[in-house]
Context: one part of a larger RNA
RNA sequence: CCCUUGUUAAGGAACUCGGCAAAACAACUAGACGUAACUUCGGGAGAUGUCUCGCCCCGAUUCGUAUCGGGGCCGCAGUUAAAGAUUCCUGGCGACUGUUUAUCAAAAACACAAGUCUCUGCAAACCCGUAAGGGGAAGUAUAGGGGCUGACACCUGACCAGUGCUGGAACGUUAACGGGAGCGGUGCAAGCCAAUCCCCGAAGCGCCAGUGAACGUCAGCGAUAACUAUAAUCGUUCUAAGGUAGCGAAAUUCCUUGUCGGGUAAGUUCCGACCCGCAUUAAAGGUGUAACGACUGGGAAACUGUCUCAACAAGGGACCCG
Repeated sequence: CCCUUGUUAAGGAACUCGGCAAAACAACUAGACGUAACUUCGGGAGAUGUCUCGCCCCGAUUCGUAUCGGGGCCGCAGUUAAAGAUUCCUGGCGACUGUUUAUCAAAAACACAAGUCUCUGCAAACCCGUAAGGGGAAGUAUAGGGGCUGACACCUGACCAGUGCUGGAACGUUAACGGGAGCGGUGCAAGCCAAUCCCCGAAGCGCCAGUGAACGUCAGCGAUAACUAUAAUCGUUCUAAGGUAGCGAAAUUCCUUGUCGGGUAAGUUCCGACCCGCAUUAAAGGUGUAACGACUGGGAAACUGUCUCAACAAGGGACCCG
């Protein structure tokens, strides 16, 4: 010096990205009292918190065990050992229990109940296979396949122009086949070959509609109110239609440490507002939400060698010999 431990004056997170680590609290298996906001009325909750706990005697209740009340005894110490949750306030995300990168990621990712769209009438759709055949299913639309969202509550706006899908006995276009005409070539002829043109002619495409919990998209400029500022309002251009409710410096805000308020002596983080949303927005769901979480942000109590600032002790290494 390293590792594993123990103790520490005064202070007590000043450490640090961050209370990481440690300390403290003391549930397993005690008793009594008491317990908030919020809430889906189940929870939250062992909330938080307070007191007691040994032994002896007496009394009450009781079938008994046991419980309660009173008095007394001893010790530094009575849940006498061991073992044994820290708690609270406030945000984000995900409802939850669960699942995952065997061997650097356990999560806000996946799944989920639930919602919705779509396909499928059974020899089902769909999947595996060249096929036979098999799964679906020894099931039958309250079933099965696929897509998206993801408990619950309140909701889910506009646009069908483009793309996709669905529908459409008409019309246009359109292959082969078929029908008709037939330049020309050849042959004595019958005939054969054959350019070109016309008619008929399916799906598809065109065309016409529908469809967004289909892929998606959801503007600009100028002016205007009797201080100023702002613009309910007006004009104009374009569009398929111009972002509704809600939320908003946000897991999204560049400018930005935006501005105001709170918390601190002091706060680029945090909480509450504002709205000028670079570039929010409604099942790639929007906004809330009790409970839950080895998730993540901020704060507090308690506690401490994390630190001010280090010291000492024990064991094992390190060092020497073998």
RNAcentral holds the full RNA, with entries from ENA. Large-subunit ribosomal RNA, domain IV from a Candidatus Moraniibacteriota bacterium, 322 nucleotides, folded computationally. NCBI's taxonomy places the organism under Bacteria, Bacteria candidate phyla, Candidatus Moraniibacteriota. It matches the Rfam family "Bacterial large subunit ribosomal RNA". Rfam links the family to the GO terms ribosome and structural constituent of ribosome.